[in-house]
RNA sequence: ACGGCGCGGCGGAUGGCCGCUGUUCUUUCGGGAACAGAGGAAAGUCCGGGCACCAUAGGGCGAGAUGCUGGCUAACGGCCAGACCAGGUAACUGGUGGAAAGUGCCACAGAAAAUAAACCGCCUGCCCGCAAGGGUCGGUAAGGGUGAAACGGCGAGGUAAGAGCUCACCGCAUUCCUGGUGACAGGAAUGGCACGGUAAACCCCAUCUGGUGCAAGACCAAGCAGGGAUUCGCUUCGCAAGAAGCGUCGGCGGCCCGCCGAGAUGGAUUCCGGGUAGGUUGCUAGAGGCUAUUGGCAACAAUAGUUCGAGAGAGAUGGUCAUCACUCCAAAAGGGUACAGAACCCGGCUUACAGCCGCCCGUCAUU
Numbered sequence: 001a002c003g004g005c006g007c008g009g010c011g012g013a014u015g016g017c018c019g020c021u022g023u024u025c026u027u028u029c030g031g032g033a034a035c036a037g038a039g040g041a042a043a044g045u046c047c048g049g050g051c052a053c054c055a056u057a058g059g060g061c062g063a064g065a066u067g068c069u070g071g072c073u074a075a076c077g078g079c080c081a082g083a084c085c086a087g088g089u090a091a092c093u094g095g096u097g098g099a100a101a102g103u104g105c106c107a108c109a110g111a112a113a114a115u116a117a118a119c120c121g122c123c124u125g126c127c128c129g130c131a132a133g134g135g136u137c138g139g140u141a142a143g144g145g146u147g148a149a150a151c152g153g154c155g156a157g158g159u160a161a162g163a164g165c166u167c168a169c170c171g172c173a174u175u176c177c178u179g180g181u182g183a184c185a186g187g188a189a190u191g192g193c194a195c196g197g198u199a200a201a202c203c204c205c206a207u208c209u210g211g212u213g214c215a216a217g218a219c220c221a222a223g224c225a226g227g228g229a230u231u232c233g234c235u236u237c238g239c240a241a242g243a244a245g246c247g248u249c250g251g252c253g254g255c256c257c258g259c260c261g262a263g264a265u266g267g268a269u270u271c272c273g274g275g276u277a278g279g280u281u282g283c284u285a286g287a288g289g290c291u292a293u294u295g296g297c298a299a300c301a302a303u304a305g306u307u308c309g310a311g312a313g314a315g316a317u318g319g320u321c322a323u324c325a326c327u328c329c330a331a332a333a334g335g336g337u338a339c340a341g342a343a344c345c346c347g348g349c350u351u352a353c354a355g356c357c358g359c360c361c362g363u364c365a366u367u
Base pairs, nucleotide, nucleotide: 001363002362003361004360006359007358008357009356010355012324013323014322015321016320017319018318020037021036022035023034024033025032026031039339043350044349046348047347048346049345050344051213052212053211054210058257059256060255061254063209064208065207066206067205068082069081070080071079072078083096084095085094086093087092097204098203102202103201104198105197106196119144120143121140122139123138125136126135127134128133152170153169155167156166157165171193172191173190174189175188176187177186178185179184217281218280219279220278227272228271229270231268232267233246234245235244236243237242248262249261250260251259288307289306290305291304292303293302294301295300325337326336327335328334
């Protein structure tokens, strides 16, 4: 200097004037002053929670989610560190339980696709033939073909020709040793040793999971028709009040058990009909931010100090002028500055993005 769908960060600022919203103070009640006011993704609604109600709320089945190991966290399908496999020259990126518990599937091609096989071929014997060659019985799976994948690989020996048939090495299985918390890694011995893949196919194993959600919920005011209809048992003890048992109804997202409530002048269930949809609150001081120290490879944790907020309500957070920052241009003038707007809150993931910056890897050149 060039290149890298390598990794990460920032992604506008200041002031004046006018306008809008909130908090605090003040007011002659008309207002005035000070301070603050949309993000790294606010987006998607994909995960996890806080919080509220069901509600007193347990167990099992079912259903669903995750899936290498260790750590972090309120928790997670997240993050950090590692192991193995794959891709890449590399920086880095992606993936991850079990196929020997069982079932299913592997089109077409091919002889044959998993207790799976002989199409071409090779070899011995016999028969025909002058020969070339042909036929038949048997052996074979090393060579060739088909395919994504074909009953371990490679080399030597051996054989009629071949074959783990034998041997060495590799692979695989079993057992043991060493290192590591562990996933795993290394080594040794024994054994000719198995019959592929696929689980975001069913399934098995391990771990986890109540449901509904701020349109959750709480309070106040007003109003209708304080509307109409249906269902709600028996037995025992007791003078009665009441108690117990069986049964019925209701409640707990599906089912079962269990638990709770109710059983006649009062309460509950179901159906039909009518009224209301107004106001206040929930609504922002929190698993909060920042800094320092200590511990840890790190994610992060502890301690100490310091700091305070957007809370709108059909939905505010703006407009304009000037300057600065970045960028285009040789320079100036001049131009440009992306993706995009909070709605109960928080931790993540994913997606979008003009331009700039930092680190790392590679190539070339110079010193």
Predicted 3D model of a 367-nucleotide RNA (Bacterial RNase P class A) from an uncultured Fibrobacterota bacterium. The model forms 97% of the base pairs in the Rfam consensus. Rfam family: Bacterial RNase P class A. The family's RNA type in Rfam is ribozyme. The prediction has a mean pLDDT of 77.